The RNA shown here (transfer RNA) has 73 nucleotides and comes from an uncultured Eubacteriales bacterium. Model confidence (mean pLDDT): 81 of 100. Its Rfam family is "tRNA". The family's RNA type in Rfam is transfer RNA.
RNA sequence: CGAGGUGUAGCGCAGUUGGUAGCGCGCGUGGUUUGGGACCAUGAGGUCGUGAGUUCGAAUCUCGUCACCUCGA
Numbered sequence: 001c002g003a004g005g006u007g008u009a010g011c012g013c014a015g016u017u018g019g020u021a022g023c024g025c026g027c028g029u030g031g032u033u034u035g036g037g038a039c040c041a042u043g044a045g046g047u048c049g050u051g052a053g054u055u056c057g058a059a060u061c062u063c064g065u066c067a068c069c070u071c072g073a
């Protein structure tokens, strides 16, 4: 320098053909228990790496850009 891949909650991940983002663990509260763990109920937490474009509508499509990984020179 070139090609490909990944980026979504604190962590690990899902999200079909564009239609208002979820799962597990973790965390808060309550119940249960002498207490803890386990279990049950409930809740909080995300401007989907970032900037723009297309669209009635974008995590998803298009372009730029950043970080990391792999391959090639």
Stems, first nucleotide, its partner, number of pairs: 001072007010025004019056001027043005049065005